Small-subunit ribosomal RNA from a soil metagenome, 1400 nucleotides, folded computationally.
RNA sequence: AGAGUUUGAUCCUGGCUCAGGAUGAACGCUGGCGGCGUGCUUAACACAUGCAAGUCGAACGAGAAGGAGUGUGUCUGCGCCUACGGGUGCAGGCAGACUCCGGAGAGUGGCGAACGGGUGCGUAACACGUAGGUAACCUGCCCCCAAGAGGGGGAUAACCCGAGGAAACUCGGGCUAAUACCGCAUAGGCUCAUGACGGCGGGAGUCGCCAUGAGCAAAGCUUAUGCGCUUGGGGAGGGGCCUGCGGUCGAUUAGCUAGUUGGGGGGGUAACGGCCUCCCAAGGCGAUGAUCGAUAGCUGUUCUGAGAGGAAGACCAGCCACACGGGGACUGAGACACGGCCCCGACUCCUACGGGGGGCAGCAGUGAGGAAUCUUGCCCAAUGGGGGCAACCCUGAGGCAGCAACGCCGCGUGGAGGAAGAAGGCGUUCGCGUCGUAAACUCCUUUUCGAGGUGAAGAAGGCAGGCGAGAGCCUGCUUGACGGUAGCCUCGCAACAAGACACGGCUAACUACGUGCCAGCAGCCGCGGUAAUACGUAGGUGUCGAGCGUUAUCCGGAAUUACUGGGCGUAAAGGGCACGCAGGCGGUGGGGCGGGUCCCGCGUGAAAGCUCCCGGCUUAACUGGGAGAGGUCGUGGGAAACUGUCUCACUUGAGGCAACGAGAGGAAAGCGGAAUUCCCGGUGGAGUGGUGGAAUGCGUAGAGAUCGGGAAGAACACCAGUGGCGAAGGCGGCUUUCUGGCGUUGUACUGACGCUGAGGUGCGAAAGCGUGGGGAGCGAACGGGAUUAGAUACCCCGGUAGUCCACGCUGUAAACGCUGUGAACUAGGUGUGGGCCGUGUGAAAGCGGUCCGUGCCGCAGCCAACGCGCUAAGUUCACCGCCUGGGGAGUACGGUCGCAAGGCUAAAACUCAAAGGAAUUGACGGGGGCCCGCACAAGCAGCGGAGCGUGUGGUUUAAUUCGAAGCAACGCGAAGAACCUUACCUGGGCUUGACAUGGUGGGAGUAGUGAACCGAAAGGGGAACGAGCCUUCGGGCAACCAUCACAGGUGCUGCAUGGCUGUCGUCAGCUCGUGUCGUGAGAUGUUGGGUUAAGUCCCGCAACGAGCGCAACCCGUGUCGCUAGUUACAAGUGUCUAGCGAGACUGCCGGCUGAGAGUCGGAGGAAGGUGCGGAUGACGUCAAGUCAGCAUGGCCUUUAUGUCCAGGGCGACACACACGCUACAAUGGCGCGUACAACAGGAAGCGAACGGGUGACCGGGAGCGAAUCCUGCCAAAGCGCGUCGUAGUUCGGAUUGCAGGCUGCAACUCGCCUGCAUGAAGCCGGAGUUGCUAGUAACCGCAGAUCAGCCAUGCUGCGGUGAAUCCGUUCCCGGGCCUUGUACACACCGCCCGUCACGU
Repeated sequence: AGAGUUUGAUCCUGGCUCAGGAUGAACGCUGGCGGCGUGCUUAACACAUGCAAGUCGAACGAGAAGGAGUGUGUCUGCGCCUACGGGUGCAGGCAGACUCCGGAGAGUGGCGAACGGGUGCGUAACACGUAGGUAACCUGCCCCCAAGAGGGGGAUAACCCGAGGAAACUCGGGCUAAUACCGCAUAGGCUCAUGACGGCGGGAGUCGCCAUGAGCAAAGCUUAUGCGCUUGGGGAGGGGCCUGCGGUCGAUUAGCUAGUUGGGGGGGUAACGGCCUCCCAAGGCGAUGAUCGAUAGCUGUUCUGAGAGGAAGACCAGCCACACGGGGACUGAGACACGGCCCCGACUCCUACGGGGGGCAGCAGUGAGGAAUCUUGCCCAAUGGGGGCAACCCUGAGGCAGCAACGCCGCGUGGAGGAAGAAGGCGUUCGCGUCGUAAACUCCUUUUCGAGGUGAAGAAGGCAGGCGAGAGCCUGCUUGACGGUAGCCUCGCAACAAGACACGGCUAACUACGUGCCAGCAGCCGCGGUAAUACGUAGGUGUCGAGCGUUAUCCGGAAUUACUGGGCGUAAAGGGCACGCAGGCGGUGGGGCGGGUCCCGCGUGAAAGCUCCCGGCUUAACUGGGAGAGGUCGUGGGAAACUGUCUCACUUGAGGCAACGAGAGGAAAGCGGAAUUCCCGGUGGAGUGGUGGAAUGCGUAGAGAUCGGGAAGAACACCAGUGGCGAAGGCGGCUUUCUGGCGUUGUACUGACGCUGAGGUGCGAAAGCGUGGGGAGCGAACGGGAUUAGAUACCCCGGUAGUCCACGCUGUAAACGCUGUGAACUAGGUGUGGGCCGUGUGAAAGCGGUCCGUGCCGCAGCCAACGCGCUAAGUUCACCGCCUGGGGAGUACGGUCGCAAGGCUAAAACUCAAAGGAAUUGACGGGGGCCCGCACAAGCAGCGGAGCGUGUGGUUUAAUUCGAAGCAACGCGAAGAACCUUACCUGGGCUUGACAUGGUGGGAGUAGUGAACCGAAAGGGGAACGAGCCUUCGGGCAACCAUCACAGGUGCUGCAUGGCUGUCGUCAGCUCGUGUCGUGAGAUGUUGGGUUAAGUCCCGCAACGAGCGCAACCCGUGUCGCUAGUUACAAGUGUCUAGCGAGACUGCCGGCUGAGAGUCGGAGGAAGGUGCGGAUGACGUCAAGUCAGCAUGGCCUUUAUGUCCAGGGCGACACACACGCUACAAUGGCGCGUACAACAGGAAGCGAACGGGUGACCGGGAGCGAAUCCUGCCAAAGCGCGUCGUAGUUCGGAUUGCAGGCUGCAACUCGCCUGCAUGAAGCCGGAGUUGCUAGUAACCGCAGAUCAGCCAUGCUGCGGUGAAUCCGUUCCCGGGCCUUGUACACACCGCCCGUCACGU
């Protein structure tokens, strides 16, 4: 930093998509360790359980358990005494009493509970941020200063007694204390009132001080020099209130407001205030967006971005709001109070049904919701908080631990060596390549891990004693949840530790197999229909790595909302036009001010964060310190160019005045002629009208035509012109009246009065609407006639609204120059309209200049290009309107306007990967121009009808093998299907095979020959006969057998291919190099003017050359010459045969053209303008044809899809088509006679003479490997004579019967030929269609290839006889060049619109 995607390609516009970064994430696969962070984004849904706010006995009364003591009673034991009843001493137990210690739990009282912690509902607000104000305020605890605490009183909880209730709890009576409560005293002081003075202030006012009057304080407890109490002042910190400015969307929300806005009195508050109340006034807010609606906690900051911006507001920090929903106050320094109170409500729990209890948006945890978010842990050791003098207590704040790859950061899963390279996988052209130094193996290390040991920092403080005037110091003891954790040491094992995604382009990374528009992929473009680097798997590779991908969301890329930094002629986009309020902007000179602007200082912009520097954890993340950055901010001072404001002046902007000028500018009234139609009358007599052609229509009841007269309405020919006027819409006969604007020239005047213009107002074509007129022509709708498959159209005959007028409405348009208005500047040339000046003239015209208007061309410049170009789309300024992908849609809803029709304003869902602009090359056009071709036309002969032959379709069949399909398949592959061919079918066989190569083993009665026998044959079977080559003599080879590799396939794919071929087309085209033009695709050249069969040649030209094509070179043929000559010939010459050469080149003459190319005519010549014919086929098109000629990739088959054999089929037959043959007859048939060719072929061949047969043919065998012999002294049409006489015939020969011949192993299916007999259809062929321009068509026969024979009437050649016609290029078909339109590019067999039906 960009990339992909609209096209055949290009440039532009424009959307969509991707690569980056980020996250409180979630999901999939995977998962070793540690550090630091983070963790309900959804239901402010409901909550079980535990804990989260208490503390003070140094304020007070009372005081449980427990302990000690005293005495008493009683019991037990022992001792002593005994009058035996018992007494007494000691010890122990028990009981109650008292005293002391002790202090639980509760109460009075104090402080705290308003902090800390949670959440984001509400809130668009002084809620927040920032900067200020408070002379309009409050402040417990803390600090400082000043002053003080005298003396009294009455109660009340607890407690006791009683009562009610299930409970919660409550009530009555009685006792008592205080730092609880209440008087009194004192008053430095405070508050209030009044008065004087002083400071500040513009003032309102406020502060200070003095005087007088009134009111007002206190609490004690204590081991102590301790803690408290009261009053006042100050401080620090905290708060209340007020203000400027800042930060969301919607106008399809435009008006809102009654305590509303202000004032007076009063109330209330800590305090100002309509905060509340009474009265008075009628205000206040709003397009700079009020009100209403929607959404939302705000900020520091976070993410992104080059920045400007955009998005966000988790964690941490500040503020706010809330605490089940709603409302309210109490207490208090502070609350309208999360773990307080009261009321209402919903929900939930308890209940004895009377009544009560509750509020996790505290920490954990549960359910629910959801894609989704943790432990009912430990500790107060530290930090912080509350209480306390303190010890200490409390603290789910906090510190830690647990769970989670959720994020960031760090580490590891080993390191070094190790092959021309193991095994294995994968690929392969089978050679090898790759995984890959990777592994194995050798050496080394031990982070992590395991075991053992050692073991912190975080601790400051507290208590006791001692010293010290004190501050404080010293000594001793003591305090760690985390935790026996971090860290460190020793030992042990390479040992326990790698995946995820991707690999068609974007985007880094490729092969194989499977699949076959299936299964699937996909962010966009798009992949998949049998060779998928895009699906699935594997190997390999790429990227990242304890993660990797996916999804979601934000920013970026996107200059795709453009402030930085976009546009509007044709891509989306100029309002239909004007006037104009607000607003924005504004000429020249001077002065004042200093709001904007700029500079300097000060203040502030919390901390954290960010940037830089330095430091602490081994590093980093993380964290500590310092500095910086961060505001449209406040404030003091300064500058004065620009802007603003005030003021003075100016004239060039604007306006005004005078004179002159042009004009379809507007409104009204009047007038005119031509034409149309209608009415009346005359003449007249059959049509008229209309069309491509007709018909409907009109007309003998007299049309049309023509003449005269009349009526009515509408529009104004010529002039008339990219002429004029108007803001636009628009305006056209003539005259008059009224009226707007404009131009020119001159210039006393005003003195910036200007430009633009959201809303607003007016004007606004046609159609349409309302009311009333008018209505000739025209003419939606409608009727009729035609056209047509239909014709609700185009054409024709009619015809109503309407078109016209008046008044009113509508308010749109391709209202277009698809170009808003105004101003300035920036080369020219040429036309035209209107002025003025100069010149010129008798007057003009003309010429020069200038101003305004309107056109064309064009430089610079601009533009994507087209184009624009002083009338800008150039260069600038001012203001307005409008655009932001296509469709949905200028639609719906809402609002508003309208009588209605409808107008204006104006979305979304959904859907597409484009939709577009300009230009380019093609292709196409029932577009144009030019030009070719047997393309048409002009001719001749045919085809299409018949019979037959052949091919094809179809049908049939066991099979009728396969291919060819418009031209360019169909007598085509096939230049020879009875078997063979043969690929098809039926049946019978073979399995290393009918054929090739190689390996291993065997290999003399072996290879080969092959009799019996079975069989349709193939095959099976084997008697009998019976070998070879090389040799170094060891052996080896071949054949053969067995076996293994493999062979084989006319099986598939011509859309995987090579080669070859058809076709456009023997058409004249197709390209390249360099240069030039164009941003580019491309263009130029190759276009143009001529000419040609031709891109053939000439000329011109930003082109100059070149290549493949054309032509020529090659072959045949036509004339002549020369040479040679087997054969030909009796011989020679010629003909002839086959070789060499000559000849033709627009060369010569004339015309045409400026010239040339060339063309027309002529001469000569066998031949004349490429002489004629052939061969020769440019770049390419048709995925044209052929895998069955051959070759060949891939796939399929392997006792068969191979191979062999017999028989059958390819020859079928209701039909249809194509190509032919023979005919339908007299230009003929038949009979007899008679004449003249050329090409070509021949040895398994051609085959003579002669003989036989009616004949096919047979016998025969001479000659000839052929200019010699044979086919063949060959022809047929032709010619001569005769006959037939228009007849389904003496035409025609199909079909069928019989008898023969020939080939062949074999003519049944299924050959050809001969003879006799038979004698069908057919009497010249519908629509339509083919060939041919001269030795051609037509007619006639001959030969050859293939081939045993032949279904050949086919094909390829050969000669014989031998025409007609071409005016011409309008039309049909095909083609070439130029040009034009295009929404086509698979290219008109294209594209594409609507309706209907069906499915989803």
Its Rfam family is "Bacterial small subunit ribosomal RNA". Gene Ontology terms of the family: structural constituent of ribosome and ribosome.